[in-house]
Context: one part of a larger RNA
RNA sequence: UGACGGGGGCCCGCACAAGCAGCGGAGCAUGUGGUUUAAUUCGAAGCAACGCGAAGAACCUUACCAGGGCUUGACAUCCGAUUAAAGCCAGAGAAAGCUGGUGUCUCUUCGGAGGAAUCGAGACAGGUGGUGCAUGGUUGUCGUCAGCUCGUGUCGUGAGAUGUUGGGCUAAGUCCCGCAACGAGCGCAACCCCUGUUGUUAGUUACUAACGGGUAAAGCCGAGGACUCUAACAAGACUGCCGUGGAUGACACGGAGGAAGGUGGGGACGACGUCAAAUCAUCAUGCCCCUUAUGUCCUGGGCUACACACGUGCUACAAUGGCUAAGACAAAGGGAAGCGAAGGGGGAACCUGGAGCAGAUCCCAAAAAAAUAGUCCCAGUUCGGAUUGUGGGCUGCAACCCGCCCACAUGAAGUAGGAGUUGCUAGUAUCGCGGAUCAGCAUGCCGCGGUGAAUACGUUCCCGGGCCUUGUACA
Repeated sequence: UGACGGGGGCCCGCACAAGCAGCGGAGCAUGUGGUUUAAUUCGAAGCAACGCGAAGAACCUUACCAGGGCUUGACAUCCGAUUAAAGCCAGAGAAAGCUGGUGUCUCUUCGGAGGAAUCGAGACAGGUGGUGCAUGGUUGUCGUCAGCUCGUGUCGUGAGAUGUUGGGCUAAGUCCCGCAACGAGCGCAACCCCUGUUGUUAGUUACUAACGGGUAAAGCCGAGGACUCUAACAAGACUGCCGUGGAUGACACGGAGGAAGGUGGGGACGACGUCAAAUCAUCAUGCCCCUUAUGUCCUGGGCUACACACGUGCUACAAUGGCUAAGACAAAGGGAAGCGAAGGGGGAACCUGGAGCAGAUCCCAAAAAAAUAGUCCCAGUUCGGAUUGUGGGCUGCAACCCGCCCACAUGAAGUAGGAGUUGCUAGUAUCGCGGAUCAGCAUGCCGCGGUGAAUACGUUCCCGGGCCUUGUACA
């Protein structure tokens, strides 16, 4: 000087407390461990691995296994020779590969040139093989915590100290005051984006107050530029104003005006560093290793196994509910090998049909919960939907291993979950909608809006963190 203390002081955080909803029990989905297996490819490992890499394993992917092939190679550059190669047809074959047949390039000064393939020789290719403890890059984490440092000066023999400590204040090393310090940098804040109010400009594909037309109804048409909205610019919030407290300061509390008040709400943004943290399987890369195989091609299988254990979720156990009927109100997105309307068929999945739309125009598209009416009457039920059977639909070369959906039948566990444990302080809970990936496959992920709570006395305690101080046989 740090680190540590079941030392002290001060302060903060959904850390506790006050509340709400969960998890832990059940069934299923998914990831992991274990076990099994020819293989169940590999990585991730307390917080910070475990719906994680994977924004989507039937083949492919695919790295794993079995079997069958190739060996200058699936891919790149170079040399020599040859003339076509590819494609197409046939043969046996599971395919790859093999064998046979057919079949031919462009330019030309006619010398040749260009690209292409085959054969041959080797230089080499290739490796998701090893090492993340050789590395770059990227990322997690403490933590959006308020810290981390430097120059000069001063003090100290020196390591170092000072500044950065102290008194206040703040979300903040934020600011004020003081001070052997005076300044500065990286962080904080602000500048950026979205959202909340208003104005100006603009008015189609959006809108419809007045006027005219029109309909079963309808901004449907003329028209309008008011309203909504769209999207560019501008205004607005700064403790600016008033009062009180304070040290006349920083600031705090109350008030006015205001759409908004003290950082308005949300996002992006992550200091010096810590964990030899993660990644050699995104990529790049040193060294090591393989080179008729640890490379490469194909068929089939596996990654989907199942006594079990754990994590994360979904659905429930019902009446604030289930079912039936009629029927209302969003936002944000996506669409051309695409979204696909009306109409028709069907019990449904779906089929047909093809209008319109590279889309504020058309389509996906039905929002659902809510509200209204009826029914059920507390039961393993009209709760719950697992499991299983039969029949069908869709995608795709192909749904046996191993997809999703529909109808009918079946109708398991489950009656609120032990010890314990998680999230959340206003948009949580609950309800549906969309998107990426994607032929198909979503309870996951990323977004969107509808309805819309309870509680916070407080900081004694648990956890994590910041500053000062003290002890130390630790570095």